[in-house]
Context: one part of a larger RNA
Molecule: small-subunit ribosomal RNA, central domain
Organism: uncultured prokaryote
RNA sequence: CUGGGCGUAAAGCGUACGUAGGCGGAUUAGUAAGUUAGGGGUGAAAUCCCGAGGCUCAACCUCGGAACUGCCUCUAAAACUGCUAGUCUUGAGUUCGAGAGAGGUGAGUGGAAUUCCUAGUGUAGAGGUGAAAUUCGUAGAUAUUAGGAGGAACACCAGUGGCGAAGGCGGCUCACUGGCUCGAUACUGACGCUGAGGUACGAAAGUGUGGGGAGCAAACAGGAUUAGAUACCCUGGUAGUCCACACCGUAAACGAUGAAUGCCAGACGUCGGAUAGCAUUGCUAUUCGGUGUCACACCUAACGGAUUAAGCAUUCCGCCUGGGGAGUACGGUCGCAAGAUUAAAACUC
Numbered sequence: 001c002u003g004g005g006c007g008u009a010a011a012g013c014g015u016a017c018g019u020a021g022g023c024g025g026a027u028u029a030g031u032a033a034g035u036u037a038g039g040g041g042u043g044a045a046a047u048c049c050c051g052a053g054g055c056u057c058a059a060c061c062u063c064g065g066a067a068c069u070g071c072c073u074c075u076a077a078a079a080c081u082g083c084u085a086g087u088c089u090u091g092a093g094u095u096c097g098a099g100a101g102a103g104g105u106g107a108g109u110g111g112a113a114u115u116c117c118u119a120g121u122g123u124a125g126a127g128g129u130g131a132a133a134u135u136c137g138u139a140g141a142u143a144u145u146a147g148g149a150g151g152a153a154c155a156c157c158a159g160u161g162g163c164g165a166a167g168g169c170g171g172c173u174c175a176c177u178g179g180c181u182c183g184a185u186a187c188u189g190a191c192g193c194u195g196a197g198g199u200a201c202g203a204a205a206g207u208g209u210g211g212g213g214a215g216c217a218a219a220c221a222g223g224a225u226u227a228g229a230u231a232c233c234c235u236g237g238u239a240g241u242c243c244a245c246a247c248c249g250u251a252a253a254c255g256a257u258g259a260a261u262g263c264c265a266g267a268c269g270u271c272g273g274a275u276a277g278c279a280u281u282g283c284u285a286u287u288c289g290g291u292g293u294c295a296c297a298c299c300u301a302a303c304g305g306a307u308u309a310a311g312c313a314u315u316c317c318g319c320c321u322g323g324g325g326a327g328u329a330c331g332g333u334c335g336c337a338a339g340a341u342u343a344a345a346a347c348u349c
Base pairs, nucleotide, nucleotide: 003321004320005319006318007303008302012317014201015200016199017198021194022193023192025088026087027086028085029084030083031082033081034080035077036076037075038074039073040072041071042070049065050064051063052062053061054060091191092188093187094186095184096183097182098181099180103177104176105175106174107173108172109171110154115149116148117147118146119145120144121143125136126135162169163168206247207246208245209244210243211242215241216240220236221235222234223233258316259315260314261313262312263311266294267293268292269291270290271289272288273287274286275285276284277283278282298305299304322349323348324347331342332341333340334339
């Protein structure tokens, strides 16, 4: 390489959009590029293979045949693929009518709590721990009452509930805005799927500039513990956490499971619609779309998966090929930096 694979053994890009490319619904006619059949030409010789023969044999040599899996051309076929011209509606999309939602962005606003400040009451302790101490407090703390300031997060509702491509999203109100589901007939008529490069988004931490800073808290300081204690525990505490703009581009970015389509027993929940029946503010049945649990066929090394597949198939992309060295070195690209990305070898078992 071929092959075989990718939930947990090595292996699904963090996610989406999309260029090239690959693949692509039903049907009619034509065409004949691919395809198929037959014929012709060519495919030098040597080599290889087969059969003979010649050196005493063999290697070697000579002769004949086959072969040279290819290319060109002619004739024919028209199922399939392609191409051309039509037609269709099931895929895809549009329209209309409803609906659910922490989807996004911006602005405003609310209450509880922590902390601080001011004032009142009040007096000797308070904190903290396994026990203590550092710490705070007679300059009046802790506790309690009233008022004020400021920042951050939104208890209950809350739910294998909802929404989003993923990251993620949760007080309330308003404005702008993306997507989705159901129902209906009408319309377009394959307009589709995937997607190398590419582009965009992308938790936390981190970076730059300017704000903000209540609580928490890397670093740091102190107190303990201990043989030691650069920790676990305690008292403090700065970056940071928050906002705006710009960068970074990584995570156990996980369902450790790429996207799309079709098919293949059921049962029970739950969320959003629709229809019908009974009836009343619910139940039953059917159906469409999500989200879960169990379980058959089947799959799996087993665990387990099982209509939300890891089943049966098709299309396209990504990735793997013993462990260590190593996701490292060097080089390239990107970045302010931290670093990210691409990515070996020697050697060794």